[in-house]
Molecule: transfer RNA
Organism: Gammaproteobacteria bacterium
Formats: sequence, C1' cells, structure tokens
RNA sequence: GGGGCCGUCGCUCAGUGGGAGAGCGUCGCGUUCGCAAUGCGAAGGUCGUGGGUUCGAAUCCCAUCGGCUCCA
Repeated sequence: GGGGCCGUCGCUCAGUGGGAGAGCGUCGCGUUCGCAAUGCGAAGGUCGUGGGUUCGAAUCCCAUCGGCUCCA
C1' cells in the first nucleotide's frame, strides 16, 4: 500500500428497510433474623463518525476513524 471481517445500554451479543431487544451487571420493592439464591419492577442507547438513497435507514450506498486478520 491492497483485500476481508468487526464497531448496537457498563460487559457479551441478537436484530438484513417500518416495534431498538436478550442474558449478565446496576438500582428499587417483595421473600429471609441477615446474606446468598429467587420473584416483580425500573433506569441506562445521538446503533463508531459524516454524507447520500428512500415516504421511512442499526439495516442499502460512499467517505472516514478505530480494532482484528490475510497478501505484498
């Protein structure tokens, strides 16, 4: 220098055009003498960044940043 993959809540990930979600974690309540475990509820996301296409974009296109990897 060129190719491929990845970037979504604190962590691990799902979501391939119209509802942004799961598990763990955090907080509150219940249960217990107390803790753990467990039940219920809640908070937490500019979907890496910028632009484009579309009535509508996490999703499609372009550029760019970061990580991993292959080739030279």